[in-house]
Context: one part of a larger RNA
RNA sequence: CUGGAGACCCCCAAGGGGAAGCGAAGACCCUAUAGAGCUUUACUGCAGGCUGUCGCUGAGACGUGGUCGCUACUGUGCAGCAUAGGUAGGAGCCAUUACACAGGUACCCGCGCUAGCGGGCCACCGAGGCAUCAUUGAAAUACUACCCGGUAGUGACUGCGACUCUCACUCCUGGCGGAGGACACCGGUAGCCGGGCAGUUUGACUGGGGCGGUACGCGCUCGAAAAGAUAUCGAGCGCGCCCAAAGAUCUCCUCACCCGGGUCGGGAACCCGGAGAAGAGCGCAAGAGCACACGGAGGUCUGACAGUGUCAUUCCCAACGAGUGACGCUGACGCGAAAGCGUGGUCUAGCGAACCUACGAGGCUCCGGAAUGGGGCCCGUAGAUGACAGAAAAGCUACCUUAGGGAUAACAGAGUCGUCACCCGCAAGAGCACAUAUCGACCGGGUGGCUUGCUACCUCGAUGUCGGUUCCCUCCAUCCUGCCCGUGCAGAAGCGGGCAAGGGUGAGGUUGUUCGCCUAUUAAAGGAGGUCGUGAGCUGGGUUUAGACCGUCGUGAGACAGGUCGGCUGCUAUCUAUUGGGGG
Numbered sequence: 001c002u003g004g005a006g007a008c009c010c011c012c013a014a015g016g017g018g019a020a021g022c023g024a025a026g027a028c029c030c031u032a033u034a035g036a037g038c039u040u041u042a043c044u045g046c047a048g049g050c051u052g053u054c055g056c057u058g059a060g061a062c063g064u065g066g067u068c069g070c071u072a073c074u075g076u077g078c079a080g081c082a083u084a085g086g087u088a089g090g091a092g093c094c095a096u097u098a099c100a101c102a103g104g105u106a107c108c109c110g111c112g113c114u115a116g117c118g119g120g121c122c123a124c125c126g127a128g129g130c131a132u133c134a135u136u137g138a139a140a141u142a143c144u145a146c147c148c149g150g151u152a153g154u155g156a157c158u159g160c161g162a163c164u165c166u167c168a169c170u171c172c173u174g175g176c177g178g179a180g181g182a183c184a185c186c187g188g189u190a191g192c193c194g195g196g197c198a199g200u201u202u203g204a205c206u207g208g209g210g211c212g213g214u215a216c217g218c219g220c221u222c223g224a225a226a227a228g229a230u231a232u233c234g235a236g237c238g239c240g241c242c243c244a245a246a247g248a249u250c251u252c253c254u255c256a257c258c259c260g261g262g263u264c265g266g267g268a269a270c271c272c273g274g275a276g277a278a279g280a281g282c283g284c285a286a287g288a289g290c291a292c293a294c295g296g297a298g299g300u301c302u303g304a305c306a307g308u309g310u311c312a313u314u315c316c317c318a319a320c321g322a323g324u325g326a327c328g329c330u331g332a333c334g335c336g337a338a339a340g341c342g343u344g345g346u347c348u349a350g351c352g353a354a355c356c357u358a359c360g361a362g363g364c365u366c367c368g369g370a371a372u373g374g375g376g377c378c379c380g381u382a383g384a385u386g387a388c389a390g391a392a393a394a395g396c397u398a399c400c401u402u403a404g405g406g407a408u409a410a411c412a413g414a415g416u417c418g419u420c421a422c423c424c425g426c427a428a429g430a431g432c433a434c435a436u437a438u439c440g441a442c443c444g445g446g447u448g449g450c451u452u453g454c455u456a457c458c459u460c461g462a463u464g465u466c467g468g469u470u471c472c473c474u475c476c477a478u479c480c481u482g483c484c485c486g487u488g489c490a491g492a493a494g495c496g497g498g499c500a501a502g503g504g505u506g507a508g509g510u511u512g513u514u515c516g517c518c519u520a521u522u523a524a525a526g527g528a529g530g531u532c533g534u535g536a537g538c539u540g541g542g543u544u545u546a547g548a549c550c551g552u553c554g555u556g557a558g559a560c561a562g563g564u565c566g567g568c569u570g571c572u573a574u575c576u577a578u579u580g581g582g583g584g
Base pairs, nucleotide, nucleotide: 008584009583010582011581012580013579014578017576018575019574021571022570029405030404031403032402034401035400036397037396038395039394042200043199044198045197046196048193049192050191051190052189053188054187055186058165059164060163062161063160064159065158066157067156068155069154070153071152072151073150074149075148085147086146087145088144089143092130093129094128101126103125104124105123107120108119109118110117111116169180170179171178172177203216204214205213212233217239218238219237220236221235222234240388241283242345243344247301248300249299250298251297252296253295255279258274259273260272261271262270281290282289284350286348287347288346305331306330307329308328309327310326311325312324313323333342334341335340356383357382358381359380360379362378363377364376365375366374367373412459413457414455415454416453418452420448421447422446423445424444425443429439430438466541467539468538469537471533472530473529474528475527476526479504480503481502482499483498484497485496486495487494507519508518509517510516547565548564549563550562551560552559553558
């Protein structure tokens, strides 16, 4: 100097690996004492409907009830003249010459317990008849007054039933008129029906939520780390009562179990003796306590009483209600000779605010002339809220919305590695004998991070989700090809092992499939990773919106890792990376 290649700086073009690219305060999931749409035998209401009743709304007659009044009658336990309603007064009352009649007989009617009672008839007789006395709880329908039960008639008011009318009112009609008619319409009021409509509610905890459960109020033991306190959907169990004796007190007694002895009698019934600190019992869980009784038996009782406090606990160390306990005082009691003991049960569980209702020998007060009257307040007792310091309350949403959350799930990642895959130790056994050619139980130890779980650490102001396709890189625990060793390797073909990742590992059928099954080939048709590589590369069959059908479930709205048909795939490349080209 020529040719080629490269570094650096700059430019052009390309396809899109990365910027967990841009787009949209995630639509899935959860939370909110956030919403909305829908449902219903959720709660509470409102329209609307039905029925009763009142008003608009008047007349007449019939039937049948109720209340009150009047008239007339009626009332039988036994005993007793005999059909005694009750109470009070009570010693007399009724009739007597008549247009009368007490009483009796006959006849008629009503009632009836068949004894009789009441009324009518003047047909006959007729001058007396009934009380006061003896039986009875009570004495005369002798007479008078009031009242009660029942029957008949009648009057007033009123209810009901069915009916007639016309005048309100309604309808038809141009008018005359017609049809209906106190009904209907309309209004008031009461009961019932009432998702037609409205307003709301539909709890919390929770190894996401739901389903399940209650760890949501209490008691005991452990956890609990020797004061006290102490969590988990930690472990083991209980309570929401029971008892008039299973309470109080006084006196007496001592258990379980074992041994010896005793008729039936035995392993075990009852009796006697011994030993026996508790191994029994104390209503119920557990713990504690107790025989010098808190245990067992008997006697007498009701302190399981009324009132009023202090302290403790509930609630360690701050506060806090109901509840609970301990210890007092006052009154009245029980038992005991007395000292004393007794404020239920040996102690720790057995429980509940306000409002409202009921009750009380309770307290206070108002009205009133007074009341065994009416009203109010307080106190006490009982009635429940168990989501237990206590709203009055059912669901669906894939038609959905909002605020938020990676405080919380689904994908992926991370941690872990029970499960999974692979390997190893030991070697019982199989292998005709022989553990180790080959196979290898039980037990034990690892490696990996491909399965499935667990956790909830990053991401919910979004990292696009299965499979296929395209294209590239990597690993080796190697399917083929290469080298080597063992063999229960004669050879051939195999079987097992060591090194080895250079290259290869294909095509069809079925299914959305990954996977799997099947077919014919092949040297072989290996496994795995790269955000289960790869949607700013494609596809969109599956899953996972809105439509619709079936089965099943649900009263329903709707629901279903049940099935089925349909159903949108945004982005003009700034940086970086890469490929091709050019300039300095």
Molecule: large-subunit ribosomal RNA, domain V
Organism: Halopenitus salinus